Context: one part of a larger RNA
RNA sequence: GGCGCACGGUGGAUGCCUUGGUACCAGGAACCGAUGAAGGACGUGGGAGGCCGCGAUAGGCCCCGGGGAGCUGUCAACCGAGCUUUGAUCCGGGGGUGUCCGAAUGGGGAAACCCGGCAGUCGUCAUGGGCUGUCACCCGCUGCUGAACACAUAGGCAGUGUGGAGGGAACGAGGGGAAGUGAAACAUCUCAGUACCCUCAGGAAGAGAAAACAACCGUGAUUCCGGGAGUAGUGGCGAGCGAAACCGGAUGAGGCCAAACCUGUGACGUGUGAUACCCGGCAGGGGUUGCGUUACUGGGGUUGUGGGAGUUCUCUUGACCGGUCUGCCGGCCGGUCGGCGAGUCAGAAACCGUAUGGGUAGGCGAAGGACAUGCGAAAGGUCCGGCGUAGAGGGUAAGACCCCCGUAGCUGAAAUCUGUACGGCUCGUUUGAGAAUCACCCAAGUAGCACGGGGCCCGAGAAAUCCCGUGUGAAUCUGGCGGGACCACCCGCUAAGCCUAAAUAUUCCCUGGUGACCGAUAGCGGAUAGUACCGUGAGGGAAUGGUGAAAAGUACCGCGGGAGCGGAGUGAAAUAGUACCUGAAACCGUGUGCCU
Numbered sequence: 001g002g003c004g005c006a007c008g009g010u011g012g013a014u015g016c017c018u019u020g021g022u023a024c025c026a027g028g029a030a031c032c033g034a035u036g037a038a039g040g041a042c043g044u045g046g047g048a049g050g051c052c053g054c055g056a057u058a059g060g061c062c063c064c065g066g067g068g069a070g071c072u073g074u075c076a077a078c079c080g081a082g083c084u085u086u087g088a089u090c091c092g093g094g095g096g097u098g099u100c101c102g103a104a105u106g107g108g109g110a111a112a113c114c115c116g117g118c119a120g121u122c123g124u125c126a127u128g129g130g131c132u133g134u135c136a137c138c139c140g141c142u143g144c145u146g147a148a149c150a151c152a153u154a155g156g157c158a159g160u161g162u163g164g165a166g167g168g169a170a171c172g173a174g175g176g177g178a179a180g181u182g183a184a185a186c187a188u189c190u191c192a193g194u195a196c197c198c199u200c201a202g203g204a205a206g207a208g209a210a211a212a213c214a215a216c217c218g219u220g221a222u223u224c225c226g227g228g229a230g231u232a233g234u235g236g237c238g239a240g241c242g243a244a245a246c247c248g249g250a251u252g253a254g255g256c257c258a259a260a261c262c263u264g265u266g267a268c269g270u271g272u273g274a275u276a277c278c279c280g281g282c283a284g285g286g287g288u289u290g291c292g293u294u295a296c297u298g299g300g301g302u303u304g305u306g307g308g309a310g311u312u313c314u315c316u317u318g319a320c321c322g323g324u325c326u327g328c329c330g331g332c333c334g335g336u337c338g339g340c341g342a343g344u345c346a347g348a349a350a351c352c353g354u355a356u357g358g359g360u361a362g363g364c365g366a367a368g369g370a371c372a373u374g375c376g377a378a379a380g381g382u383c384c385g386g387c388g389u390a391g392a393g394g395g396u397a398a399g400a401c402c403c404c405c406g407u408a409g410c411u412g413a414a415a416u417c418u419g420u421a422c423g424g425c426u427c428g429u430u431u432g433a434g435a436a437u438c439a440c441c442c443a444a445g446u447a448g449c450a451c452g453g454g455g456c457c458c459g460a461g462a463a464a465u466c467c468c469g470u471g472u473g474a475a476u477c478u479g480g481c482g483g484g485a486c487c488a489c490c491c492g493c494u495a496a497g498c499c500u501a502a503a504u505a506u507u508c509c510c511u512g513g514u515g516a517c518c519g520a521u522a523g524c525g526g527a528u529a530g531u532a533c534c535g536u537g538a539g540g541g542a543a544u545g546g547u548g549a550a551a552a553g554u555a556c557c558g559c560g561g562g563a564g565c566g567g568a569g570u571g572a573a574a575u576a577g578u579a580c581c582u583g584a585a586a587c588c589g590u591g592u593g594c595c596u
Base pairs, nucleotide, nucleotide: 001595002594003593004592005591006590007589008588009587015581016546017545020518021517022515023514024513025512026511027510028509029507030506031167032166039101040100041099042055043054044053046079047078049075050074051073052059061095062094063093064092065091066090070083071082072081106115107114108113116135117134118133119132120131121130122129137164138163139161140160141159142158143157144156145155171202172200173199174198175197176196182189186236212219213218223250224249225248226247227246233241234240254499255498256497261299262298264296265295266294267293268292269291270290274288276289277286278285279330280329281328282327283326284325304477306442307441308440310437311436312435313434314433315432318337319336320335321334322333323332324331338430339429340428341427342426343425351424352423353422354421355420356419357418358417359416360415362411363410364409368384369383370382371381385402386401387391393405394404395403448472449471450470451469452468453467454466458484479494480493481492482491483490533540534539553580556567557566558565559564
């Protein structure tokens, strides 16, 4: 020195464990904010600091409930001083306080700072000063004021508003919009209208009541799912992209306007005709009340077997009051009652009462002992019992239905939130139907067309349908649009206005639950941390879990400067000693056997 054996050191694998994570399910919630948010800074405790809580009323204040013996959060112990059956701590509901920054909003500003005005109040002899309130901008409405320019308008000022602003994980709508890639290169194409940026909204959003499909049969808003179907198509006919009708399901809901016509009001133009007009008839009376255009209010009206308006006729539900220049009749208009219908998810919109659910604290809640074992501990074993609408789960010195917390079941709210039903309440309607006639209306810089684009399965193609830009530019039901160029026939529908629940998407968040999910190099980055640390910054971004049943965490003695070690003691165990469960390997030793 090598090989082997034994015993150690080092190291932290493995096993076991779990405070943490992860995926999903069900229910809830789906917004917060000028009444100052989200997020922070700084403070706040008897005793330094971090976390959490709280805000100069600062580990807390008040009220109402629950609860019932201890309490003064945690890392994290110790001391001090207190509170508490006159009910503390703790849990829930409501309120109060809530510094400074932050949309930040009196002005400024290098966030958490600086400096003001006004009103009130406090203090000072007075000045400086303190406290409370208030003072940004934009928009809407109202009023006042008011240029160029006479009226006016612009502008200004004041008041007012549950007005806006800013934040938020995903889902949604819109405006913009790539490239790596694929095509085995690459340009059309693809990736993809994806990623990303911006704007805006809601608890969902968007879409939505046929100018739709279909095919000569029919369906009857939209949305979503399964088929149809990787089909028909499209495509350097490459790579690829990729429908619809229809069928089966989920859900289910339909409404309101514009216009014609009538009433009223304002403006402009015109008008001296009493033969216009004042509802009709008759009589009387009035005297610019008229007519045309235009704007607004109210009524009317809403459709495709076309609908409506006007006029005439027929049939058909009320009562009363007032008005319509006067009187009578009829008509019309308004109001009240009655009848009928509907409603807060659209079409208008709140609130209250009663009843009954749910949420935000809780409460009750069955039944077991003995013996032995274990170097400790019984829940494991043996024996004899019990409960069960409870044998889910967790804890207790090991493996507990009957020890503890719970579990099944039953039960509970002063306050507050929320669902449902009914009533109050509110709203609508009070005429509707039919026939004839008439040809008044039925959404215009629209539809269409030309050119240029986009989007549709459709890449310009024979290219319809849909949407933009530029230009041009109709018709009103004997009108229009569509049925994939275009034309005819036939069929379907009625554009150029608006609203609309549900079925659908998502999960930052709350509650409960589940797992052939992970178990500390795993599982979220994070067993807590966006911390430490790195970076000027945007940003990047860790590691570290485990004594024991219980600290019983080794009093005391010895050696040593100490670290530590040897005794002693605790413990079941100390090779469980805060470098602590198990303690692999590499690596380093000590002893010993053999070989050299």
Molecule: large-subunit ribosomal RNA, domain I
Organism: Streptomyces sp. NPDC056672